The RNA shown here (transfer RNA) has 72 nucleotides and comes from Gemmobacter caeni.
It matches the Rfam family "tRNA". It is annotated as a transfer RNA.
The sequence is in RNAcentral, with records from ENA.
The coordinates come from a structure-prediction model, not an experiment, and the mean pLDDT is 84.
RNA sequence: CGUCCCGUAGCUCAGUGGUAGAGCACAGAGCUGAUAACUCUGGGGUCGGAAGUUCAAUUCUUCCUGGGACGA
Numbered sequence: 001c002g003u004c005c006c007g008u009a010g011c012u013c014a015g016u017g018g019u020a021g022a023g024c025a026c027a028g029a030g031c032u033g034a035u036a037a038c039u040c041u042g043g044g045g046u047c048g049g050a051a052g053u054u055c056a057a058u059u060c061u062u063c064c065u066g067g068g069a070c071g072a
Base pairs, nucleotide, nucleotide: 001071002070003069004068005067006066007065010024011023012022013021018055026042027041028040029039030038048064049063050062051061052060
């Protein structure tokens, strides 16, 4: 320098145009003599940033930015 992939909750990830989700973690309740385990409930997100297309964008397009792989 070129090509490609990734960026979504505290962590690991799903969701590929139509209400943003799961597991773990965290908080509360139940259960227990008590703890762990288990069950239920809840909180937590400007979907990396900016613009464009669209009635509607996490999703499609462009640029920027961070990370990774390969090539030179």